[in-house]
Context: one part of a larger RNA
RNA sequence: CGCAUACGGUGGAUGCCUAGGCAGUAGGAGGCGAUGAAGGACGUAGUAGCCUGCGAUAAGCUUCGGGGAGCCGGCAAACAGGCUUUGAUCCGGAGAUUUCCGAAUGGGGAAACCCACCUGGUAUAAGCCAGGUAUCUGCACCUGAAUUCAUAGGGUGUAGAAGCGAACCCGGGGAACUGAAACAUCUAAGUACCCGGAGGAAAAGAAAUCAACCGAGAUUCCGUUAGUAGCGGCGAGCGAACGCGGACCAGCCCUUAAGCUCUUUACGUUUUAGUGGAACGGUUUGGAAAGUCCGGCGAUACAGGGUGAUAGCCCCGUACACGAAAGGACGUAUUGAGUGAAAUCGAGUAGGUCGGGACACGUGUUAUCUUGACUGAAUAUGGGGGGACCAUCCUCCAAGGCUAAAUACUACCUACUGACCGAUAGUGAACCAGUACCGUGAGGGAAAGGCGAAAAGAACCCCGGUGAGGGGAGUGAAAUAGAACCUGAAACCGUAUGCGU
Repeated sequence: CGCAUACGGUGGAUGCCUAGGCAGUAGGAGGCGAUGAAGGACGUAGUAGCCUGCGAUAAGCUUCGGGGAGCCGGCAAACAGGCUUUGAUCCGGAGAUUUCCGAAUGGGGAAACCCACCUGGUAUAAGCCAGGUAUCUGCACCUGAAUUCAUAGGGUGUAGAAGCGAACCCGGGGAACUGAAACAUCUAAGUACCCGGAGGAAAAGAAAUCAACCGAGAUUCCGUUAGUAGCGGCGAGCGAACGCGGACCAGCCCUUAAGCUCUUUACGUUUUAGUGGAACGGUUUGGAAAGUCCGGCGAUACAGGGUGAUAGCCCCGUACACGAAAGGACGUAUUGAGUGAAAUCGAGUAGGUCGGGACACGUGUUAUCUUGACUGAAUAUGGGGGGACCAUCCUCCAAGGCUAAAUACUACCUACUGACCGAUAGUGAACCAGUACCGUGAGGGAAAGGCGAAAAGAACCCCGGUGAGGGGAGUGAAAUAGAACCUGAAACCGUAUGCGU
C1' cells in the first nucleotide's frame, strides 16, 4: 500500500412526519380615503432585543352582550409587583383616544423634519390650549382693470374632487420579437405596454334589425352552423353570418315614466360572540394501551383531530337542537327627499367627393358602419336597408335618452374538498423572507424544519486553561435520543485483526 472482516469518524441521502404551500367547490363580500386611507417612521410593558398589539388615555380606555376560573400576548424562563366569583383574563358589537410622515392640504422640505399667520380661551405668558389657513371644479354672493357699460381678474361662503387597491370592464394611444422556412403587403395583434374612466360587475340593449315573398321580433352568454361561406404576396395564415338548440327574459321615456339611490318605521331571513350535546369496564404485553383477549353500551353522533402505539363510548368535537343587548347585509311593506333632466321626434344631420379606420372581408365588382378635409338633402305624399348599381317588392324609421337577469373576475372572509407537494418538493418564503446579502439605481435575491411521551435538558465527582472536550454518576423505554440532538445511505478518513506484496 492492497484485499477482507469488525468497530468508528465525517456527511446528511433515505424513511416517517407537518407547522406551509398548490388547485378547487359552495356561500359571502366586492372596496378604503380630507370624519385623513393604503403604507410607513417613532414611541409604548417593571426589566435589553425582535415579533405581535396599541398610540402621549399607547400589549391599552368606556359601554353593551357572551363566558366562568384563573390571568398579566409570543420568542422565553426566572424575578419583582399586581388583577380576579363585587365575575378578571378571554371572545363579539358599538364608542373614545389615535404622535409624526404619507393624496398630505398653512409655507417649505434631503418623507417621518424646519418655519409661520389668523381667530377664540386662559391672564401674565416672550407661554399654553382649541380651532382654522393648499389646489381645482360647481353654485351663490361681494368686489373689480386697460375701457363708458361690461368682461378678465381678486375675494367670501358652501358642496364636491383628489390618493390607494388583485383580477375582471369600457374608452384614448399602441409596438417588436416571431411566422411567412429570406422579406416589404400580410402575421404576431389591436396582443404586450402607456394613459383616462367606472362598477360590483362593466359594456350592450328595445330595430332606419334580420329574413326572403315564409316569416322572426331588444341585448348578453353558451352549444351548433363551421374551420363551412369567404378573405388572403389566393402565401403564411385570417375566418364569419343566416338558421337551429339552450341560459336568462322586461320593457320604457323625452308635458314624463319604468325605475334607481338615500332615508324613517315594522316584520322576516342572514351575519358578527356562543350553549346543550349519547355511550366502557376488566385482562394481558409493554415505559406508556387506544393493541390482544373477555364481557357491555351509544348511534339523526363510526366527519375530523388529540391523548405515552391503532379509541364510536378518555378529551375537543360531530349529528341534532338552541342563542344576540348592539351593529351589518338582504327582502317585503311604509315615510320623506333626491336622481332620472339631455332636449323639444332629433340638420351642418343623412348622403356625396378625397384620405383613413372598423366590419371574417388586405379596394377589390365592395355593399354596411365610422370620420380628418370639402360639401350637402327630404320632412311620412318623406326617408333608410335588403352586399356594386337600377326597377319592382319586402321591411324598418337614423341623426335624443334609461334599463334588471343570464356573462367576466377574486386582493379579501367563512366552511369544505383533493388518484396535489411533503423541506433540492410545494409559494421566492413551513423557520422573524421579499429578510440576510448584492447593486449608485431600476432591480436581483438566498440558505435555514424534526431531542423526548414528558425537560425528567444531565445534581454531584474526576481530567483539563475557573477552557473546549471528555470520563463517571444520575434521568429516561432508549443518551450511538445529550441539545452540532429521529432515522443516519454513499463518497471520503481512520482503528483493530487476518492475508498478500
Source information: The part of an RNA shown here (large-subunit ribosomal RNA, domain I) has 501 nucleotides and comes from a Dehalococcoidia bacterium. Its Rfam family is "Bacterial large subunit ribosomal RNA". Its family is annotated with ribosome and structural constituent of ribosome in the Gene Ontology. NCBI's taxonomy places the organism under Bacteria, Bacillati, Chloroflexota, Dehalococcoidia. The coordinates come from a structure-prediction model, not an experiment, and the mean pLDDT is 85.